[in-house]
RNA sequence: UGAGUUGACCAGGCAAUCGCGGCCGGCGACGGCGGAGGAAAGUCCGGGCUCCACAGGGCAGGAUGCUGGAUAACGUCCAGUGGGAGAGAUCCCGAGGAUAGCGCCACAGAAAUGUAGACCGCCUGCCGCCGGGCAGGCAAGGGUGCAACGGUGCGGUAAGAGCGCACCAGCGGCCGGGUGACCGGCCGGCUAGGCAAGCCCCAUCCGGAGCAAGACCAAGUAGGAGGGAGAUGAAGCGGCCCGCUGAUCCCUCGGGUUGGUCGCUAGAGCUGCAGGGUAACCUGCAGUCGAGAUAAAUGAUUGCCACCGGACCGCAAGGUUCGGGACAGAACCCGGCUUAUGGUCAACUUGGACG
RNA sequence: CGGGGUGUAGCUCAGUUUGGUAGAGCGUUCGGUUCGGGACCGAAAGGUCGUAGGUUCAAAUCCUGUCACCCCGACCA
Numbered sequence: 001u002g003a004g005u006u007g008a009c010c011a012g013g014c015a016a017u018c019g020c021g022g023c024c025g026g027c028g029a030c031g032g033c034g035g036a037g038g039a040a041a042g043u044c045c046g047g048g049c050u051c052c053a054c055a056g057g058g059c060a061g062g063a064u065g066c067u068g069g070a071u072a073a074c075g076u077c078c079a080g081u082g083g084g085a086g087a088g089a090u091c092c093c094g095a096g097g098a099u100a101g102c103g104c105c106a107c108a109g110a111a112a113u114g115u116a117g118a119c120c121g122c123c124u125g126c127c128g129c130c131g132g133g134c135a136g137g138c139a140a141g142g143g144u145g146c147a148a149c150g151g152u153g154c155g156g157u158a159a160g161a162g163c164g165c166a167c168c169a170g171c172g173g174c175c176g177g178g179u180g181a182c183c184g185g186c187c188g189g190c191u192a193g194g195c196a197a198g199c200c201c202c203a204u205c206c207g208g209a210g211c212a213a214g215a216c217c218a219a220g221u222a223g224g225a226g227g228g229a230g231a232u233g234a235a236g237c238g239g240c241c242c243g244c245u246g247a248u249c250c251c252u253c254g255g256g257u258u259g260g261u262c263g264c265u266a267g268a269g270c271u272g273c274a275g276g277g278u279a280a281c282c283u284g285c286a287g288u289c290g291a292g293a294u295a296a297a298u299g300a301u302u303g304c305c306a307c308c309g310g311a312c313c314g315c316a317a318g319g320u321u322c323g324g325g326a327c328a329g330a331a332c333c334c335g336g337c338u339u340a341u342g343g344u345c346a347a348c349u350u351g352g353a354c355g
Numbered sequence: 356c357g358g359g360g361u362g363u364a365g366c367u368c369a370g371u372u373u374g375g376u377a378g379a380g381c382g383u384u385c386g387g388u389u390c391g392g393g394a395c396c397g398a399a400a401g402g403u404c405g406u407a408g409g410u411u412c413a414a415a416u417c418c419u420g421u422c423a424c425c426c427c428g429a430c431c432a
Stems, first nucleotide, its partner, number of pairs: 001351010012305007020035001022033004037327001041338002044336005049210004056242004061206005066080005081095001082093004096201002101199002103195003119142002121138007150168006169191001171188007214262004224253006235245002255431003269288008307324007356428007365381004375412001383399005405421005
C1' cells in the first nucleotide's frame, strides 16, 4: 500500500432567538421542566395486555424439525455434532423419516425401481458357408440420460458376475467414549436409486380476535321500514361435533354523532458494581426516570468548535476560503428477525513494493 | 393503525391445484382483397412470467426475502 474477514461504537456538540405540541405553577401576562430511532420501517415471528366460559374435550387445520442449553415465549440467541465453500482469516446449512404406505421421475433410452430388462456387443452350440441365421448363457465394455441396481484393482471363467479376496462407500450387530447429536474399534452378509420447500408418517407446540381490543360520560335521531333465522336452541364460536351459558340475531334501505375521559406509558426498563456460567443469560446491591400526540408536535435561523472533501498560501508545523453530513421519522407496550443507510476504530487473513 | 388480496406480450386475462415446449382475445407490422378506406382472409413480430435467492435433473407453478399496486375496517340507535 492492494484485496478481504470479523467485532464494537457513533449518528455531530454548545449557546442564542423565533416557532410547534406535552406537563407543572400562576387569575392573568408569563415562567420552569423535559420532547424520535438504530432501524421508530416491513408487519415476518414470539409474548404481555384487553374482551369473548378467566378458555373446556375431540376431529380437522396450522407451525416447527441434528443435539444440549438460554428465555415470559419464539421460526430468536448461545455452545456443540455432522455436512459444505474458501489459499486463509472466516462463513453457510429447511440437517427428523424414502425397509409405514401412496405418488412422480418429461424427452432420450432395451430398461426409471420390477431382485425388471438387452439396442450395439461378449461367449458356447448347431445350420449355412463366409454377407449371416437360429437356440442358449452374460451384463464386463459402448450408447441414452440428472440418475442405470455398490466403486477401484487382482483372481476366477467358455464369456461373465460380490462368484472369491484386498481397500473404500453404505447397511446391520456388538464393544468402548460422550447428558446427547455423534465419534472410534471389531464382526457380518455382500447392497437397499432420487424427490417429503409432493401427499404423508413421527415428535413437539398452537382457542379466537385485536388498543378501530375494551370501559365510561355527553350530545343527537324516525329507538324506523322491508326480508330472513330462532327454546326442534339465536348468539358467544373463528371449519365441524360435543359441552357450557341461554334470547335474541343476520341482510338491505333509511336516521343520528363524527365530541370528551380512561386504557397511555415505571417497564421481562436503563446505568454501574459484585458473583455464577465457556457463552446466550441469570442472581444480588446501589443509583436513576429518558415523548405520549389524535390529523397528529419534536422545526428553522445565526454564531463558535469538532469531522470529511476541494482549491490557494507555506520548506514544514499549519493557516485562509468554499462546500458537505446518509437512511429515515413514534401512535398500546416489549423480545427478535429481515430490509434501508453514512462513518469511525480495533483485531485477524492474504498479496505487492521498499528497507 | 389493523386485516386481506393481486403482479404473465402494448391492453384485458388463462395457465399455478397435480413442476416437464408460455397461450387466447384486442392491438401492431407485412401481404392479399378494393378505384381507395373499413370489414374480411393469410402470415409474422412481440415475454428478465414484478424482483433477489433457494429446493429440484428441471420452477410462471414449490419455499423464503423484498418492491409496487388494490380492497376492507369508526361509533349510536
Predicted 3D model of RNase P RNA and transfer RNA as a complex of 432 nucleotides. The prediction has a mean pLDDT of 81. Rfam match: Bacterial RNase P class A. The family's RNA type in Rfam is ribozyme.